[in-house]
Context: one part of a larger RNA
Molecule: small-subunit ribosomal RNA, 3' major domain
Organism: uncultured bacterium
């Protein structure tokens, strides 16, 4: 100077405490381990690995296993030498297919020709490797932690290692600010500046809005007209600075209350991630050194596997029920998507879905009747009209193909489960429960994911303990 203490002081954080709601008991679902397996591909491993790389394994994918095939190869670059009945190739044969094998016909470009070139044979360089090493490495990323720190120049003190500044007194979300002080100043960070949300001003009116007439098998439908107050849209731009005002307070910085005000002391979120820690993670996105392989560890094909299943573990879904379940009728959204697509009304069907194609490259059509709500009825605490697992039949779709291994529908069928030991997580507000709905991936396939929006909460006295950080100090036989 560090890092360490079951040393001390100050201080913070859903870190505890106070509340809510779950997870651990069940069934399924997914991911790991583990076994099994011809293979069950590879990584990922405390927090920071396990609904993780994968934003979608029936083939493909694909990296694995058995089998069948090719050997300058499935793609690229080179250089030698050969080859016009060349290359190409309808057809026939073997095959599961790749792939061999046979073949009527039978070429192009430059150039008068020779000849050259393409394309095909042979051979050489080389090519290929999701083969190893992430402890050899770029790059990218996770963690501490969006925590408030982490250095430099000059001076100045010390023999030096290093200190001082960055300590100290207030303060604050912050090394933020003030005051003080052998220190003066500076740079990374912190804070603005960058979207986005809340309020209003402007412009902008079409497809959005308001309205007037007419029609009408009453659907804000259809037809014609008018305007942009409003709603929205969304190029600008106000608007919030502790700027007024009391009070505290070193008169400071700043706190503490008040006013205006759509919004108050960083208004909400988001993006943004200092020096550095983990020899953290990734050679399987990509790139690379060595290193291994070259009729295989390349590389094409069928078929099989990644989907097993005695168990364990995490991550979620759906329930155990009356604040509920079931039948009717009934109301309001936002994000986004959409041409090889999204597909209206119509007609079939119980339904899943079909027949058809009106509009729509979309503020105009469509996906899109959003659910929980809310009004009526039924059911009366039972394994129940609660759950909905397994299985059985018939049925739809997607796709060359759904058995190994797809998702729907209808009938039937009706498992465990009556609120979960120890022990663990989540959250401080439009937050947490809660209820749908978009979208990416994508022919299908969603209970993940990543967005929306509706309905809406308790509780924090307070820092003694537990985690995990800051900053002073103090002991060490630690480096």
């Nucleotide at each position: 100077u560090g890092a360490c203490g079951g040393g001390g002081g100050c201080c913070c954080g859903c870190a505890c405490a106070a509340g809510c709601g779950g997870u651990g008991g069940a069934g399924u679902a997914u991911g790991u381990g583990g076994u099994u397996u011809a293979a069950u591909u590879c990584g990922a491993c405390g927090c920071a690995a396990c609904g993780c790389g994968a934003a979608g394994a029936a083939c493909c994918u694909u990296a694995c296993c058995u089998g069948g095939g090719c050997u300058u190869g499935a793609a690229g670059u080179u250089c030698u030498g050969g080859u016009g009945g060349u290359a190409a190739a309808a057809c026939c044969c073997c095959g599961a297919a790749a792939g061999g094998g046979g073949g009527a016909u039978g070429a192009c470009c430059c150039g008068c020709a020779a000849g050259g070139g393409a394309g095909c044979c042979a051979g050489a360089a080389g090519a290929g490797g999701u083969g190893c090493u992430g402890c050899a490495u770029g790059g990218u990323u996770g963690u501490c932690g969006u925590c408030a720190g982490c250095u430099c120049g000059u001076g100045u003190c010390g023999u030096g290692a290093g200190a001082u500044g960055u300590u100290g007194g207030g303060u604050u979300a912050a090394g933020u600010c003030c005051c003080g002080c052998a220190a003066c100043g500076a740079g990374c960070g912190c804070a603005a500046c960058c979207c986005u949300u809340a309020u209003c001003c402007c412009a902008u009116g079409u497809u959005g809005c308001c309205u007037u007439g007419c029609u009408g098998u009453c659907a804000u439908g259809g037809c014609a007209g008018g305007g942009c107050u409003c709603u929205c849209u969304g190029a600008g731009g106000a608007a919030a600075c502790u700027g007024c005002c009391c009070g505290u307070g070193a008169u400071a910085a700043a706190c503490g209350g008040g006013a205006g005000g759509a919004a108050g002391g960083u208004g909400g979120g988001g993006a943004u991630g200092a020096c550095g820690u983990c020899a953290a993670a990734u050679c399987a996105u990509c790139a690379u050194g060595g290193c291994c392989u070259u009729u295989a560890u390349g590389u094409c094909c069928a078929g099989g596997g990644c989907u097993a299943c005695a168990c364990a573990c995490g991550u979620a879904c759906u329930a155990c029920a009356a604040u509920g379940g079931c039948c009717g009728g009934u109301a309001c959204a936002g994000c986004g998507a959409g041409a090889c697509g999204c597909g209206a009304g119509a007609c079939c069907g119980u339904a899943a879905g079909g027949u058809g194609g009106a509009g729509c490259a979309a503020a105009u059509c469509u996906c899109u009747g959003a659910a929980a709500g809310c009004c009526g009825g039924c059911c009366c605490c039972a394994g129940u009209u609660c759950a909905g697992a397994u299985c059985g039949u018939g049925g739809g779709c997607u796709g060359c193909a759904a058995u190994u291994c797809g998702c729907c529908c209808a009938c039937g069928u009706g498992a465990a489960g009556g609120u979960g030991g120890a022990a663990u997580c989540g959250c401080u507000a439009g937050u947490a429960a809660u209820c749908g709905c978009a979208g990416a991936u994508c022919a299908g396939c969603a209970g993940g994911c990543u967005g929306c929006g509706g309905u809406g909460a308790a509780u924090a006295c307070g820092u003694u303990c537990c985690c995990g950080g800051g900053c002073c100090u103090u002991g060490u036989a630690c480096a």